[in-house]
The part of an RNA shown here (large-subunit ribosomal RNA, domain IV) has 345 nucleotides and comes from Amphizoa insolens. The full RNA is in RNAcentral, with records from SILVA.

Context: one part of a larger RNA
RNA sequence: CUCGGGUGAAGGAACUAGGCAAAAUGGUGCCGUAACUUCGGGAGAAGGCACGCUGGCAUGUAGGUGAAGGACCUCGCGUCCGGAGCCGAAGCCAGUCGAAGAUACCAGCUGGCUGCAACUGUUUAUUAAAAACACAGCACUGUGCAAACACGAAAGUGGACGUAUACGGUGUGACGCCUGCCCGGUGCUGGAAGGUUAAUAGGAAGAGUGCAAGCUCCGAAUUGAAGCCCCAGUAAACGGCGGCCGUAACACUGACGGUCCUAAGGUAGCGAAAUUCCUUGUCGGGUAAGUUCCGACCCGCACGAAUGGCGUAACGAUUUCUCCACUGUCUCCAACAUCAAUUCA
Repeated sequence: CUCGGGUGAAGGAACUAGGCAAAAUGGUGCCGUAACUUCGGGAGAAGGCACGCUGGCAUGUAGGUGAAGGACCUCGCGUCCGGAGCCGAAGCCAGUCGAAGAUACCAGCUGGCUGCAACUGUUUAUUAAAAACACAGCACUGUGCAAACACGAAAGUGGACGUAUACGGUGUGACGCCUGCCCGGUGCUGGAAGGUUAAUAGGAAGAGUGCAAGCUCCGAAUUGAAGCCCCAGUAAACGGCGGCCGUAACACUGACGGUCCUAAGGUAGCGAAAUUCCUUGUCGGGUAAGUUCCGACCCGCACGAAUGGCGUAACGAUUUCUCCACUGUCUCCAACAUCAAUUCA
RNA backbone atom coordinates (compact mmCIF):
# COMPACT_ATOMS: atom_id res chain seq x y z
C1' C A 1 0.00 0.00 0.00
C1' U A 2 -4.58 -3.62 -1.09
C1' C A 3 -9.21 -6.08 1.01
C1' G A 4 -12.53 -5.99 4.89
C1' G A 5 -12.96 -3.59 10.13
C1' G A 6 -13.55 -0.60 14.90
C1' U A 7 -12.00 4.80 16.89
C1' G A 8 -11.28 10.21 16.66
C1' A A 9 -10.24 16.89 19.13
C1' A A 10 -12.87 21.36 16.93
C1' G A 11 -16.14 22.09 12.91
C1' G A 12 -20.48 19.47 10.54
C1' A A 13 -21.63 18.58 3.53
C1' A A 14 -17.22 23.40 3.68
C1' C A 15 -16.63 17.05 -0.04
C1' U A 16 -18.77 15.94 -4.63
C1' A A 17 -21.74 15.85 -10.95
C1' G A 18 -24.74 14.19 -6.76
C1' G A 19 -24.62 13.38 1.09
C1' C A 20 -21.76 8.48 -3.34
C1' A A 21 -20.10 5.96 1.07
C1' A A 22 -20.51 6.08 6.14
C1' A A 23 -22.99 7.77 10.38
C1' A A 24 -27.69 8.28 12.34
C1' U A 25 -32.98 6.18 12.97
C1' G A 26 -34.71 1.47 14.80
C1' G A 27 -38.53 -2.62 19.67
C1' U A 28 -43.20 -2.80 22.66
C1' G A 29 -47.13 -0.15 25.39
C1' C A 30 -49.42 4.57 26.18
C1' C A 31 -50.19 9.89 24.87
C1' G A 32 -50.42 12.73 20.57
C1' U A 33 -50.70 13.60 15.31
C1' A A 34 -51.01 18.86 10.02
C1' A A 35 -52.07 20.28 4.94
C1' C A 36 -54.70 17.66 1.54
C1' U A 37 -58.31 13.76 0.38
C1' U A 38 -61.40 9.75 -4.30
C1' C A 39 -63.40 10.09 3.15
C1' G A 40 -60.59 4.50 2.34
C1' G A 41 -56.41 7.33 3.52
C1' G A 42 -52.33 10.63 4.53
C1' A A 43 -50.31 7.84 9.49
C1' G A 44 -45.58 4.32 12.36
C1' A A 45 -47.37 11.45 10.04
C1' A A 46 -44.61 14.75 13.08
C1' G A 47 -43.50 14.86 18.40
C1' G A 48 -43.32 12.86 23.38
C1' C A 49 -43.42 9.45 28.02
C1' A A 50 -42.46 4.55 30.13
C1' C A 51 -39.22 0.07 30.08
C1' G A 52 -34.00 -3.76 34.67
C1' C A 53 -34.21 -6.36 39.37
C1' U A 54 -36.50 -7.19 44.60
C1' G A 55 -40.70 -6.79 47.87
C1' G A 56 -45.88 -5.53 49.04
C1' C A 57 -51.13 -4.91 47.48
C1' A A 58 -52.40 -10.53 46.54
C1' U A 59 -47.73 -16.56 51.17
C1' G A 60 -49.99 -15.51 42.86
C1' U A 61 -54.52 -10.42 41.88
C1' A A 62 -57.81 -10.28 37.24
C1' G A 63 -58.40 -14.11 34.01
C1' G A 64 -57.93 -19.21 31.90
C1' U A 65 -58.30 -24.41 32.79
C1' G A 66 -61.08 -27.35 35.70
C1' A A 67 -60.14 -32.83 39.52
C1' A A 68 -62.55 -35.04 43.76
C1' G A 69 -67.26 -34.76 45.75
C1' G A 70 -72.62 -33.66 45.57
C1' A A 71 -77.76 -33.00 43.36
C1' C A 72 -81.28 -34.26 39.44
C1' C A 73 -83.41 -36.95 35.54
C1' U A 74 -85.14 -38.59 30.04
C1' C A 75 -79.63 -43.14 32.87
C1' G A 76 -75.97 -40.51 29.08
C1' C A 77 -69.41 -39.60 26.15
C1' G A 78 -76.16 -36.12 30.12
C1' U A 79 -77.42 -31.41 32.98
C1' C A 80 -76.54 -28.36 37.27
C1' C A 81 -73.64 -27.26 41.73
C1' G A 82 -68.74 -27.44 43.29
C1' G A 83 -64.09 -25.64 43.52
C1' A A 84 -58.82 -28.74 44.66
C1' G A 85 -54.70 -28.57 41.61
C1' C A 86 -52.18 -26.33 37.47
C1' C A 87 -51.28 -22.00 34.25
C1' G A 88 -51.06 -16.89 34.88
C1' A A 89 -51.10 -11.29 32.46
C1' A A 90 -51.44 -6.11 33.37
C1' G A 91 -51.17 -2.34 37.07
C1' C A 92 -50.11 0.64 41.53
C1' C A 93 -46.87 1.56 45.78
C1' A A 94 -42.07 1.00 48.04
C1' G A 95 -37.02 -0.30 47.67
C1' U A 96 -32.48 -1.20 44.93
C1' C A 97 -27.81 -1.51 41.27
C1' G A 98 -25.14 0.52 37.00
C1' A A 99 -22.41 5.82 33.06
C1' A A 100 -26.21 3.37 30.43
C1' G A 101 -32.45 -1.43 31.83
C1' A A 102 -36.01 -1.89 23.95
C1' U A 103 -28.35 -2.46 27.63
C1' A A 104 -26.10 -7.96 23.15
C1' C A 105 -27.92 -9.98 18.35
C1' C A 106 -32.03 -8.10 15.99
C1' A A 107 -34.15 -3.51 14.76
C1' G A 108 -38.05 2.70 9.82
C1' C A 109 -34.16 8.39 9.55
C1' U A 110 -37.94 12.19 9.38
C1' G A 111 -40.21 16.63 7.25
C1' G A 112 -41.33 20.44 3.03
C1' C A 113 -41.86 22.03 -2.47
C1' U A 114 -41.89 20.01 -7.55
C1' G A 115 -41.77 17.06 -12.63
C1' C A 116 -43.50 12.28 -14.64
C1' A A 117 -46.55 7.96 -14.48
C1' A A 118 -53.08 6.95 -11.48
C1' C A 119 -52.28 2.39 -8.85
C1' U A 120 -50.12 -3.66 -7.84
C1' G A 121 -47.51 -5.39 -12.03
C1' U A 122 -43.77 -6.02 -16.80
C1' U A 123 -38.87 -5.11 -19.38
C1' U A 124 -33.16 -4.75 -22.42
C1' A A 125 -30.62 -13.25 -19.06
C1' U A 126 -24.69 -10.46 -19.40
C1' U A 127 -23.58 -1.73 -18.80
C1' A A 128 -30.49 1.00 -19.10
C1' A A 129 -36.08 -1.00 -14.04
C1' A A 130 -37.53 4.10 -16.15
C1' A A 131 -41.13 9.02 -17.49
C1' A A 132 -40.68 2.93 -21.51
C1' C A 133 -44.55 -1.69 -21.76
C1' A A 134 -48.97 -3.40 -19.49
C1' C A 135 -53.35 -2.08 -16.92
C1' A A 136 -58.88 -1.32 -15.40
C1' G A 137 -61.70 2.48 -17.86
C1' C A 138 -62.91 5.28 -22.65
C1' A A 139 -63.62 5.57 -27.99
C1' C A 140 -63.58 4.18 -33.12
C1' U A 141 -63.96 0.12 -36.40
C1' G A 142 -64.87 -4.97 -38.44
C1' U A 143 -67.84 -9.46 -37.70
C1' G A 144 -75.02 -12.54 -38.28
C1' C A 145 -71.87 -17.72 -37.47
C1' A A 146 -69.56 -22.61 -42.28
C1' A A 147 -68.46 -15.01 -38.43
C1' A A 148 -64.60 -11.54 -38.99
C1' C A 149 -59.46 -12.67 -38.25
C1' A A 150 -55.15 -16.16 -37.92
C1' C A 151 -52.17 -20.84 -39.17
C1' G A 152 -52.08 -24.21 -43.34
C1' A A 153 -50.89 -25.55 -51.44
C1' A A 154 -55.05 -28.80 -48.82
C1' A A 155 -57.65 -31.59 -45.41
C1' G A 156 -58.29 -29.23 -41.23
C1' U A 157 -57.49 -26.29 -36.66
C1' G A 158 -57.70 -21.97 -33.48
C1' G A 159 -61.55 -18.08 -32.78
C1' A A 160 -65.42 -21.33 -29.68
C1' C A 161 -68.08 -26.54 -27.91
C1' G A 162 -68.39 -18.99 -27.74
C1' U A 163 -72.98 -15.95 -30.84
C1' A A 164 -73.07 -8.61 -30.96
C1' U A 165 -73.56 -7.45 -22.73
C1' A A 166 -69.80 -12.03 -28.06
C1' C A 167 -65.20 -12.14 -30.76
C1' G A 168 -61.15 -9.62 -33.83
C1' G A 169 -58.30 -4.94 -35.00
C1' U A 170 -56.68 0.15 -33.81
C1' G A 171 -55.89 4.32 -30.63
C1' U A 172 -56.06 6.39 -25.69
C1' G A 173 -54.80 5.00 -20.68
C1' A A 174 -57.69 5.19 -13.02
C1' C A 175 -60.64 9.28 -11.44
C1' G A 176 -62.40 14.70 -12.03
C1' C A 177 -63.44 18.91 -15.61
C1' C A 178 -63.29 18.55 -20.75
C1' U A 179 -62.10 17.12 -25.73
C1' G A 180 -62.80 23.39 -30.14
C1' C A 181 -62.37 24.64 -35.96
C1' C A 182 -60.99 22.21 -40.92
C1' C A 183 -63.33 16.80 -45.45
C1' G A 184 -59.10 21.03 -49.83
C1' G A 185 -54.95 16.61 -49.91
C1' U A 186 -54.37 11.09 -48.46
C1' G A 187 -57.31 7.03 -46.68
C1' C A 188 -62.00 4.63 -45.64
C1' U A 189 -67.44 4.15 -46.56
C1' G A 190 -71.51 4.95 -49.84
C1' G A 191 -73.26 6.25 -54.95
C1' A A 192 -74.07 5.15 -59.75
C1' A A 193 -75.71 9.03 -64.62
C1' G A 194 -71.53 10.20 -67.59
C1' G A 195 -65.91 9.84 -69.16
C1' U A 196 -61.75 6.35 -69.41
C1' U A 197 -60.51 1.13 -69.38
C1' A A 198 -58.31 -5.56 -70.61
C1' A A 199 -59.34 -10.16 -72.50
C1' U A 200 -63.67 -11.40 -75.01
C1' A A 201 -67.34 -10.51 -78.79
C1' G A 202 -67.39 -8.09 -83.63
C1' G A 203 -65.85 -7.77 -88.40
C1' A A 204 -66.36 -2.60 -92.45
C1' A A 205 -62.11 -1.63 -95.25
C1' G A 206 -57.34 -3.16 -96.97
C1' A A 207 -53.06 -6.54 -98.29
C1' G A 208 -50.50 -11.33 -100.25
C1' U A 209 -51.45 -15.45 -103.55
C1' G A 210 -54.41 -17.97 -107.21
C1' C A 211 -57.62 -18.44 -113.89
C1' A A 212 -61.14 -19.10 -110.21
C1' A A 213 -63.39 -21.24 -105.92
C1' G A 214 -60.55 -20.33 -102.02
C1' C A 215 -56.49 -19.92 -98.46
C1' U A 216 -53.56 -16.52 -95.47
C1' C A 217 -52.51 -11.73 -93.12
C1' C A 218 -53.81 -7.03 -91.15
C1' G A 219 -57.81 -4.80 -88.98
C1' A A 220 -61.84 0.42 -88.26
C1' A A 221 -66.78 1.12 -85.97
C1' U A 222 -69.32 -1.47 -82.27
C1' U A 223 -69.60 -4.83 -77.41
C1' G A 224 -67.14 -4.94 -72.74
C1' A A 225 -66.14 -5.55 -65.34
C1' A A 226 -63.77 -3.91 -61.20
C1' G A 227 -60.60 0.18 -60.93
C1' C A 228 -59.58 5.40 -61.92
C1' C A 229 -61.99 10.20 -63.10
C1' C A 230 -66.58 11.95 -60.99
C1' C A 231 -70.58 12.97 -56.72
C1' A A 232 -71.31 12.73 -51.44
C1' G A 233 -70.16 11.37 -46.21
C1' U A 234 -66.34 10.65 -42.55
C1' A A 235 -61.05 13.62 -38.11
C1' A A 236 -61.31 9.41 -30.48
C1' A A 237 -59.33 8.15 -39.73
C1' C A 238 -53.68 9.90 -41.62
C1' G A 239 -53.40 14.77 -40.77
C1' G A 240 -53.85 20.54 -40.73
C1' C A 241 -55.18 24.72 -37.55
C1' G A 242 -51.97 32.37 -41.64
C1' G A 243 -49.67 37.21 -43.37
C1' C A 244 -49.27 42.61 -44.08
C1' C A 245 -50.81 47.77 -42.90
C1' G A 246 -53.20 51.50 -39.96
C1' U A 247 -55.69 53.15 -35.41
C1' A A 248 -57.26 55.89 -28.45
C1' A A 249 -55.98 63.90 -26.29
C1' C A 250 -47.64 62.69 -23.73
C1' A A 251 -45.60 58.16 -24.76
C1' C A 252 -46.63 52.91 -24.93
C1' U A 253 -50.23 49.35 -26.18
C1' G A 254 -54.14 48.40 -29.76
C1' A A 255 -60.46 46.70 -27.90
C1' C A 256 -61.28 48.74 -33.50
C1' G A 257 -60.60 49.14 -39.06
C1' G A 258 -58.48 47.86 -44.04
C1' U A 259 -56.38 44.24 -47.25
C1' C A 260 -54.28 39.47 -49.25
C1' C A 261 -54.47 34.26 -48.90
C1' U A 262 -56.69 29.52 -47.02
C1' A A 263 -60.05 23.46 -46.47
C1' A A 264 -59.87 26.01 -41.88
C1' G A 265 -56.69 29.84 -39.61
C1' G A 266 -55.16 27.19 -32.53
C1' U A 267 -60.97 27.54 -28.95
C1' A A 268 -60.72 25.97 -23.39
C1' G A 269 -56.72 25.07 -20.52
C1' C A 270 -51.51 25.40 -19.77
C1' G A 271 -46.94 28.09 -20.78
C1' A A 272 -38.65 30.02 -20.34
C1' A A 273 -42.25 23.87 -19.55
C1' A A 274 -38.94 16.35 -19.84
C1' U A 275 -41.11 21.58 -25.02
C1' U A 276 -37.71 28.52 -24.69
C1' C A 277 -32.89 29.26 -29.54
C1' C A 278 -31.88 34.27 -27.85
C1' U A 279 -31.39 32.78 -21.96
C1' U A 280 -28.12 32.62 -16.22
C1' G A 281 -35.35 36.14 -20.03
C1' U A 282 -37.76 39.66 -16.11
C1' C A 283 -39.94 40.01 -11.14
C1' G A 284 -40.64 37.67 -6.33
C1' G A 285 -39.01 33.63 -2.59
C1' G A 286 -35.19 30.77 -0.38
C1' U A 287 -28.88 31.68 0.53
C1' A A 288 -23.92 36.10 3.07
C1' A A 289 -23.52 34.55 -2.08
C1' G A 290 -28.45 30.15 -6.17
C1' U A 291 -26.82 28.79 -14.71
C1' U A 292 -30.36 24.39 -10.49
C1' C A 293 -35.19 24.92 -7.35
C1' C A 294 -40.25 27.16 -6.07
C1' G A 295 -44.14 31.05 -7.35
C1' A A 296 -45.48 34.48 -11.15
C1' C A 297 -45.25 37.20 -16.03
C1' C A 298 -46.22 35.81 -21.55
C1' C A 299 -42.27 38.26 -26.17
C1' G A 300 -45.21 29.94 -27.06
C1' C A 301 -37.50 30.41 -32.08
C1' A A 302 -40.96 25.59 -32.15
C1' C A 303 -47.65 23.92 -26.04
C1' G A 304 -52.60 22.55 -27.01
C1' A A 305 -57.03 19.09 -26.57
C1' A A 306 -57.86 10.34 -26.91
C1' U A 307 -50.54 11.24 -31.91
C1' G A 308 -55.36 13.47 -25.81
C1' G A 309 -55.43 18.98 -22.82
C1' C A 310 -55.47 20.59 -17.74
C1' G A 311 -55.94 19.07 -12.62
C1' U A 312 -55.48 15.19 -9.03
C1' A A 313 -55.66 11.89 -3.11
C1' A A 314 -52.88 7.40 -2.84
C1' C A 315 -48.73 4.68 -4.75
C1' G A 316 -42.83 4.93 -6.69
C1' A A 317 -35.29 0.83 -5.30
C1' U A 318 -38.56 7.25 -10.22
C1' U A 319 -36.63 13.08 -11.31
C1' U A 320 -35.12 18.22 -9.34
C1' C A 321 -34.58 21.38 -5.02
C1' U A 322 -34.55 21.94 0.31
C1' C A 323 -34.90 21.73 6.16
C1' C A 324 -33.77 18.74 10.64
C1' A A 325 -30.84 14.92 12.64
C1' C A 326 -26.23 12.64 11.60
C1' U A 327 -21.57 11.77 10.55
C1' G A 328 -13.67 11.13 8.51
C1' U A 329 -17.54 12.98 2.48
C1' C A 330 -14.47 17.14 3.69
C1' U A 331 -11.12 21.22 6.45
C1' C A 332 -6.78 17.37 7.23
C1' C A 333 -5.59 13.66 8.27
C1' A A 334 -4.09 10.35 12.57
C1' A A 335 -3.05 6.27 15.23
C1' C A 336 -5.17 1.01 16.13
C1' A A 337 -6.25 -4.51 15.41
C1' U A 338 -6.71 -8.78 11.53
C1' C A 339 -5.62 -11.32 6.82
C1' A A 340 -2.95 -11.08 2.37
C1' A A 341 1.07 -8.80 -0.19
C1' U A 342 6.12 -7.23 0.78
C1' U A 343 11.12 -7.73 3.41
C1' C A 344 14.51 -10.80 6.32
C1' A A 345 15.61 -15.81 8.07